[in-house]
RNA sequence: CUUUGAUAAAGGCAAACCUAAGGUGACUUAGGGACGCAAAGCCACGGGCCAAUUAAUUGUUGGUAGCCGGGUUACCGAA
Numbered sequence: 001c002u003u004u005g006a007u008a009a010a011g012g013c014a015a016a017c018c019u020a021a022g023g024u025g026a027c028u029u030a031g032g033g034a035c036g037c038a039a040a041g042c043c044a045c046g047g048g049c050c051a052a053u054u055a056a057u058u059g060u061u062g063g064u065a066g067c068c069g070g071g072u073u074a075c076c077g078a079a
Base pairs, nucleotide, nucleotide: 004077005076012037013036017032018031019030020029021028022027035066041072042071043070045069046068047067048064049063050062051061052060053059
C1' cells in the first nucleotide's frame, strides 16, 4: 500500500414509532428514540421499488444510497 474484519480499542451513524415543520404525494428536515449497521460516509450512473401527471403501467417529473450493483473517500489492526 492492497485485500480483509475479531468476544480488540477509540469512536460513529440511527430503523420503527412520537412531536413540529415542508410537500399534491412518495418522502424530507429538526428534536426525542434505538431496530440494527465495518462504510447504515458521499454520489441517482445501471436495475428494482414507490409517488405525481397522463386515455395509457406510453412518455415525463420526483423519491428511495438503511433495495441491489457500481463509483469515490475513510478509523483501528488480531488472523
The RNA shown here (c-di-GMP-I riboswitch aptamer) has 79 nucleotides and comes from a bacterium. The sequence was found by an Rfam model in a public genome assembly. The model forms 89% of the base pairs in the Rfam consensus.